[in-house]
RNA sequence: AGAGUUUGAUCCUGGCUCAGAUUGAACGCUGGCGGCAUGCCUAACACAUGCAAGUCGAACGGUAACAGGAUUAGCUUGCUAAUCGCUGACGAGUGGCGGACGGGUGAGUAAUGCAUAGGAAUCUACCUAGUAGCGGGGGACAACCUGGGGAAAACCAGGCUAAUACCGCAAAAUCCCUACGGGGCAAAGCCUUCGGCCGCUAAUGGAUGAGCCUAUGUCUGAUUAGCUUGUUGGUAGGGUAACGGCCUACCAAGGCAACGAUCAGUAGCUGGUCUGAGAGGACGAUCAGCCACACUGGGACUGAGACACGGCCCAGACUCCUACGGGAGGCAGCAGUGGGGAAUAUUGCACAAUGGGCGAAAGCCUGAUGCAGCAAUGCCGCGUGUGUGAAGAAGGCCUGAGGGUUGUAAAGCACUUUCAGUAGGGAGGAUUAUGACGUUACCUACAGAAGAAGCACCGGCUAACUCUGUGCCAGCACCCGCGGUAAUACAGAGGGUGCGAGCGUUAAUCGGAAUUACUGGGCGUAAAGAGUACGUAGGCGGUUAUUUAAGUCGGAUGUGAAAGCCCCGGGCUUAACCUGGGAAUUGCAUUCGAUACUGCCAGGCUGGAGUGUAGUAGAGGGAAGCGGAAUUCCGGGUGUAGCGGUGAAAUGCGUAGAGAUCCGGAGGAACAUCAGUGGCGAAGGCGGCUUCCUGGACUAACACUGACGCUGAGGUGCGAAAGCGUGGGGAGCAAACAGGAUUAGAUACCCUGGUAGUCCACGCCGUAAACGAUGAGAACUAGACGUUGGGGGGUUUAACCCCUUAGUGUCGCAGCUAACGCAAUAAGUUCUCCGCCUGGGGAGUACGGUCGCAAGAUUAAAACUCAAAGGAAUUGACGGGGGCCCGCACAAGCGGUGGAGCAUGUGGUUUAAUUCGAUGCAACGCGAAGAACCUUACCUGGUCUUGACAUCCCGAAAAGCCCUAGAAAUAGGGAAGUGCUCUCUUUGAGAGAAUUUGGUGACAGGUGCUGCAUGGCUGUCGUCAGCUCGUGUCGUGAGAUGUUGGGUUAAGUCCCGCAACGAGCGCAACCCUCGCCAUUAGUUGCCAGCAUUAAGUUGGGCACUCUAAUGGGACUGCCGGUGUCAAACCGGAGGAAGGCGGGGAUGACGUCAAGUCCUCAUGGCCUUUAUGACCAGGGCUACACACGUACUACAAUGGCCGAUACAAAGGGCAGCCACAUGGCAACAUGGAGCGAAUCUCAAAAAGUCAAUCUCAGUCCGGAUUGGAGUCUGCAACUCGACUCCAUGAAGUUGGAAUCGCUAGUAAUCGUGGAUCAGCACGCCACGGUGAAUACGUUCCCGGGCCUUGUACACACCGCCCGUCACACCACGGGAGUUGGUUGUACCAGAAGCAGUUGGGCGAACCUUUCGGAGAAGCAGGCUGCCAAGGUAUGAUUGGUAACUGGGGUGAAGUCGUAACAAGGUA
Repeated sequence: AGAGUUUGAUCCUGGCUCAGAUUGAACGCUGGCGGCAUGCCUAACACAUGCAAGUCGAACGGUAACAGGAUUAGCUUGCUAAUCGCUGACGAGUGGCGGACGGGUGAGUAAUGCAUAGGAAUCUACCUAGUAGCGGGGGACAACCUGGGGAAAACCAGGCUAAUACCGCAAAAUCCCUACGGGGCAAAGCCUUCGGCCGCUAAUGGAUGAGCCUAUGUCUGAUUAGCUUGUUGGUAGGGUAACGGCCUACCAAGGCAACGAUCAGUAGCUGGUCUGAGAGGACGAUCAGCCACACUGGGACUGAGACACGGCCCAGACUCCUACGGGAGGCAGCAGUGGGGAAUAUUGCACAAUGGGCGAAAGCCUGAUGCAGCAAUGCCGCGUGUGUGAAGAAGGCCUGAGGGUUGUAAAGCACUUUCAGUAGGGAGGAUUAUGACGUUACCUACAGAAGAAGCACCGGCUAACUCUGUGCCAGCACCCGCGGUAAUACAGAGGGUGCGAGCGUUAAUCGGAAUUACUGGGCGUAAAGAGUACGUAGGCGGUUAUUUAAGUCGGAUGUGAAAGCCCCGGGCUUAACCUGGGAAUUGCAUUCGAUACUGCCAGGCUGGAGUGUAGUAGAGGGAAGCGGAAUUCCGGGUGUAGCGGUGAAAUGCGUAGAGAUCCGGAGGAACAUCAGUGGCGAAGGCGGCUUCCUGGACUAACACUGACGCUGAGGUGCGAAAGCGUGGGGAGCAAACAGGAUUAGAUACCCUGGUAGUCCACGCCGUAAACGAUGAGAACUAGACGUUGGGGGGUUUAACCCCUUAGUGUCGCAGCUAACGCAAUAAGUUCUCCGCCUGGGGAGUACGGUCGCAAGAUUAAAACUCAAAGGAAUUGACGGGGGCCCGCACAAGCGGUGGAGCAUGUGGUUUAAUUCGAUGCAACGCGAAGAACCUUACCUGGUCUUGACAUCCCGAAAAGCCCUAGAAAUAGGGAAGUGCUCUCUUUGAGAGAAUUUGGUGACAGGUGCUGCAUGGCUGUCGUCAGCUCGUGUCGUGAGAUGUUGGGUUAAGUCCCGCAACGAGCGCAACCCUCGCCAUUAGUUGCCAGCAUUAAGUUGGGCACUCUAAUGGGACUGCCGGUGUCAAACCGGAGGAAGGCGGGGAUGACGUCAAGUCCUCAUGGCCUUUAUGACCAGGGCUACACACGUACUACAAUGGCCGAUACAAAGGGCAGCCACAUGGCAACAUGGAGCGAAUCUCAAAAAGUCAAUCUCAGUCCGGAUUGGAGUCUGCAACUCGACUCCAUGAAGUUGGAAUCGCUAGUAAUCGUGGAUCAGCACGCCACGGUGAAUACGUUCCCGGGCCUUGUACACACCGCCCGUCACACCACGGGAGUUGGUUGUACCAGAAGCAGUUGGGCGAACCUUUCGGAGAAGCAGGCUGCCAAGGUAUGAUUGGUAACUGGGGUGAAGUCGUAACAAGGUA
């Protein structure tokens, strides 16, 4: 510091996600040691048990317990019992001090709090400093004793008693009050070594602690905008330690709030912690400061201090005890328990240290604290060995089978002993003493590699790759995304990478995120300028010289606690940790200075702004009046059958007279031409003419005012159309509506009608793509060309030129921009102010508020869901977009198909099987160049299992032949008995080759699956003219340029031009063939001339034809014209052939996951007595039907009969077969020739000549059927071809639709070949005869180039919208219902306090002194305040709810097709 993710690719905008650091964590797997920290974040939920606050006998009366002593008694000389407070001590009690500290928790609290800085009207036990005192009296009450009742807790009555308990008196330096005369208030003793110590009283200082006040800061919400009556202030009084509405009475009517009062929600605050470069953001555990609380609520008492965690009283809830009458309790102290929860420890040791309480002290108490225990919870440190060791061991994994890797890793050899273990020693924490920790830390010795490694990841981000399994399953995944049979993404393994006693996951915070932008963002089109103006508060503000010193800047002082962070040191072996010092603490306050800038006070100036004078232009606004054209309607005239409307029609109007035309009239609305990127206005908007009223702008020159200005939250005005209210008006147009069309439908587009409305007046509404999608104001920054209004100048006086100013436009530089673009009218460079934005959807929606008559407007969320949504530009593809061009594409023609019969293929159906594949063009006479068996893959039945076929091993035998059973395969039996090659000891044995056969297992086999795993081959676009590259240039980039443009061509063919210059694959040419000529060569070919024959038959010849090899020839080369002096085109000459001469082969980059695993090859999968192999029979040939492709026809351009002429190219030995004979014929029987320029198939047919038929289901047509045969073949039944005789169906030229063909072509006519025993109407090839037409490119189809639009990129067979149906999810409404909080009014009134009363009671003081009376006081009563509680009525906020509403998501649902192209109605 960045990265991934929107796209086919690009740039941008923008969200989502990741890598980092951190935690009081939890969970999973794993776990050796030590140090230092930390450890209920949830239920401020409830708590068993123990402990956490006591102490003082030197304040007191005393003696329950213990110990000692003394005395007495029993009496077995040592025990027991009793007595004595005598002593040590001390239960309970009186009294003093403490218990308000320490410890816990964070519920409440948004300010009675906290932080920082200040302040004045206060108190302060113990401590401290100094001052002055401590004289003399009195009466009680506990304990104790007696009695009483009670379960207990506790209590009552009577009696006795002490004090540092209580109460008077005296004196009062000081102190308090005062009217200045005076008045008032104290005390306590105890111990003593008699020196004194500790105490007490009064008052004053100090210190410490506490209370109070002020300023500033301190979360969110305006869908909380007004709040407040003791409220704000004053006077008087009360009250308090103290100021104060703190309280009361009276008076006044204030106080707070947009700089956010009030209300609601949330929250202890801070030092600090985490993160971050910082600014910030988040947090507030441990430690430290402050606050609040102590079961919930209220209350006071005591006290120096409390309204009191381990005190009291009352009320409430809960728990416990009970004899039912009544009582007891409060772990948010330390442990611990239950519960809650993902989750958080021991019912430990000690007061040794530090500190606290009491005490004169010893000492006692101390769950504060010091320690230990538990937990990898965190941080830090250490270890789990070190060196050597290649046979690169074994094993594992992979493999291309060679090897590679694990890997010096292990083993082996040589060493070491940290930690842990065992034994011994042993500090410091402690001062003379006292050690919980403690088996302390630490040191030494000993043994032995010995006891000590895991976790996550390995597709990209992100370091790290292979195999196996699985097969959109199981699963993974932060994001993008993996998985549908070859998964580096799932699971396992091997290997690797990272970290390491830990590693991952989850949760959370900051960062990255400049993604809330102060530092540091934006708003034309991505989200975002308010519709527009005026203007309040606020913000900002020209120039000049003073004043002041608020802001600003500098110095000093105080403070900013300690700890923490940072720096420098020190201590633990190091580190974490601890510790000393410093710095920092950016802040606040006080004070002294500075005065440039801003501000304040007061004063000038004229440039900003404004006023006056004179003019100018204008659809600026309001009101009134007037005008003509047109539409419609009404009346009348003329006139007759249609009018109107559309793509075409119909509805509609019209013989009751329309439409057309003429005249007259009525009425409403709008104002042609002028008219213009012209004018005016803030915007909306404004258009006939005239008048009146009125706003603004501009120009010129001067005068005046003197900053009066700009912007503008709230606020106010204006604000198109539609809509609403009331009343008018209503010609035309026209939502709704009706009808007619269109359509599958048509609630639309089109047509005929037509009501609101449109118009006027008044009042609402307040929104628009209210747009320049561009807020207002100011300044600055090249130009060029228009145009409107004004002014000035020049001159040739014009339809002119120049300058200037205010508008309004086009282009363009710099600059800006993601690009498009903007560019003095900025989207450039700056300043001021306002508004607005922060991913898409949900949603401009819900709820609430405000406004409105309503419609609705405005303000404006969340849950949930997605990883995108979007902008600009690029390349393609597409368009019922455009331009140019081509093609038998259309047109012009000729002939067909579609109708019939038959053949053949396919679909479908059938079947045991009808094997399989091919399916728009580009499947369908296709694979198949030929299914009776075979083929054959299918079915039925019968058989085989190392197999029908290949290799290897062992054994035997040549091969083979015959018989029987069987449908055959096969099985059984028999005879025969050896062959070939080689070697050796040649009676014989061994080896080998081929062939047959038996056996064993490795294996064979598969037309089984996957053409979407593949190779190869092929089809198609398309023989279309295209497809690319290098370098350069342009662009941020994808890309562009080149390849576009002007011509031309069959062609990206060529030329010209050009930021391009060149090149490659295609085109063309090179190849084959046909057409002309030449050369060479003449047999089986040919015959001009010579001879000869029936015949090129023979001699002869090779000139010609022909054959087959090599050459020549054609190149726009020549001429003329056109064209850019081009390319090229047009015409002509010559030529066998002329502009590519005809035909063929040849198929660019690529597209269609096109076709083929059944030609072949091949990965993977499946099968192995079967999905393999053999055999027989059947099937592939079925048949209601549908389609494709052919054949034959329907006839006279014909049929039939006879005669007769002319080809080319092929085939032939298991063959072609002359010729002869027989048969009507198919053919048969003889039989010559020929492996073929020799023989043969072989007759060519149409044609020509002659004859007949005469338009009919025929002398057309030949299907079908019967009979008889021929041939092939083992075999023609299913199921062959052919022949003859007989039969003689449909069919009389074919609907919609559709195919081929541009010249030796179509049409027509025959011929041959492959396959093949036989079987062709198919296919391939060959020649004969031989046309018509093309004006032309509007249209249909396909294609090419350029351009345009696009929301498409799987690319229009694209994308995509809404309703409905189903499932799930969250939300709104909802009759209600049930809680929380809270306001108001009233009732109520415990405890307590205050006041009052006090008849009952009444030790201390007074008086008389008998008893009483009185004072103080107490109980009780009453009044006031007040908690809980209650009643009524509101507000607010949750839960829940029949039903209901829209929204989101979901796999292949339904209906249409709204949008994207002119998206078919922009």